[in-house]
Context: one part of a larger RNA
Parts: sequence; structure tokens; C1' cells
RNA sequence: UUAUUUAAAAGGAACUCGGCAAAUUGACCCUGUAACUUCGGAAGAAAGGGGACUUCUUAGUUUAAAUAAGAAAAUGCAACAAAUAGGAAAUAGCAACUGUUUAAUAAAAACACAGGUCUUUGCAAACACGUAAGUGGUAGUAUAAAGGCUGACUCCUGCCCGGUGCUGUUAUUUUAAAGUUUAUAGUUUUUGCUAUGAAUCUAAGAACCAGUAAACGGCGGCAGUAACUCUGACUGUCCUAAGGUAGCGAAAUUCAUUGGUCACUAAUUAUGAUCCCGCAUGAAUGGAGUAAUGACUGUUUCACUGUCUCUUAAAUAAUCUCU
Repeated sequence: UUAUUUAAAAGGAACUCGGCAAAUUGACCCUGUAACUUCGGAAGAAAGGGGACUUCUUAGUUUAAAUAAGAAAAUGCAACAAAUAGGAAAUAGCAACUGUUUAAUAAAAACACAGGUCUUUGCAAACACGUAAGUGGUAGUAUAAAGGCUGACUCCUGCCCGGUGCUGUUAUUUUAAAGUUUAUAGUUUUUGCUAUGAAUCUAAGAACCAGUAAACGGCGGCAGUAACUCUGACUGUCCUAAGGUAGCGAAAUUCAUUGGUCACUAAUUAUGAUCCCGCAUGAAUGGAGUAAUGACUGUUUCACUGUCUCUUAAAUAAUCUCU
């Protein structure tokens, strides 16, 4: 000097991105326990109290014992004397939950999930593997199987089919090769054959028409207007397939922004509540809530402490110096 461990006056997070680390708490018994809630929970909520050993009494027991309750005495710093063994509370975000994951920098709000919904599939099923035979699906049969999206539960899930996709309809149009008819040319003894052109015929597809958004997706401007002002329920006009409904909202989304107001603080770009010019929220790319759960992410309080003010001492080990 470093590592591991122990102790520390007064203060007690002033440390720091952040209480990281450490400390506090701790088992058992008794009392007691809030909001909220899906009535199961929350809950070990929180907050308090107790103690060994000896003697005695009572209960216990057929007799004893264990055990429980009570009383007395007394040791120690301390009575679960060592060791092992929750710190607690409030509030917000996200994800319902238990679970899964980047073997060796990420455990999460990501994945999964039960539940919801859409599409396909009538069985030699769809779908998948294979050149094929064949196999899985399945020794199953639409309450089944496959694929996509969403993701418990509660309240809900608005408008748009113009574009892209998918499905349906085939009347008409378009359209390949082949076929039919025909013209011309070449060749040939002839029937013919070959080449080119014209007409005709004609499949799927496409066009056309319709349906479909829990399919991919989309969901407006400008101007005027109410007895001070402001605002604009109202009106006009242009465009559109339709012009964003219910909700939520400076949000994991808000640029301006440290938005305005209130609360918290001595002081807050933080946090909570509220407002709504939403640069650029919004409904299964799900919207809004939500008890419980979380080695998740913010903020606050109590307790606690060498994190700090500000360092110090001791033990052990290694390094180092001298002999």
C1' cells in the first nucleotide's frame, strides 16, 4: 500500500447518476392490524409485548411425565445471551398472474400465457416434409386441425372498401399456342408439303361489377359569427373513401418546455394532482381502468448506518525495507 474482517465521538444521506455498499430488522409465542379488493386477499400489513435456570401453586394425567397459566427468588452487559432466520410504509408507470430469454456484458416494460377474434380445412382434409413412394397432421374429424393478430378480468372497441390485398360473379371486352376457313408465294407427277398474311374460334389471368377493416391501412382546410373584450354552440365555402367517436392526454408519446396552476422542499429540469394550442394520442398495430403479483422503472417518508462531514484504530494475509 492492497485485500478480507472488526470497532468508532457528534451529526445522520450532507455521499452519489442513484442509499451503490454497509447497517437496521430477523426464529418462536401473545395482542393487534388501514386504504383498496376480482371478497380469495392485502397481511408476517402497520404497531406493541414476552422469555433462560431454580423453587412453589394450579390445570393436565389411573399414577407419572410432556405441556400450559401464575407466583417468588436470583445471575449477567445481554435471557431465541453463540450460530442460522423479513427493514417498514406511501405514491406513480409498465406488464394481469406462476413461467421463459441473449450458455460467456442485457432477466426486462421483451417472449410465453389462459382468454378474445379472424381466416382456411368435409377427410385420400387444409397445412408441412419428400424427386417419388410415402410420412406427419391422426390411429384425430369442425366442441377437430392449421395459420394470422390480440393478450387475465371490468367498461368498451366509433367512421372509411377510394388505393393495396383477399373473396365472389361471369354477360361483355382483351388474350397464348393449337384448331378451322381462306388468299398469295415456293416446291412437286398428283393428292400434297412448306412459308407468309387475313378472318374465325378460344383457357386461366386482366379489365368491368360487387363484398370484405379484430385484412394492409386511412380518419381535412379556409373564412365569418353572441348587447365591453375573449371565445365561437352557429353559418358559408373548398376538398375527401371517410374526415378521429368514447376515452386518455406536456404521457415510456409534448418540439417550443424547466408549458400554466396546486402540493411536496430552505431551495426541485424531479415526483404527484389538475388544465388542454395532442409539433406528432386514440380504440384487438387494441383504448381506458384495475385487486393481486414483480431480483422491473421513477418519486417520497420513517428507521438505520463510516455513503459522507473526515477520517482513525485493531486483527489476518500478501507486497515492500533492514538483519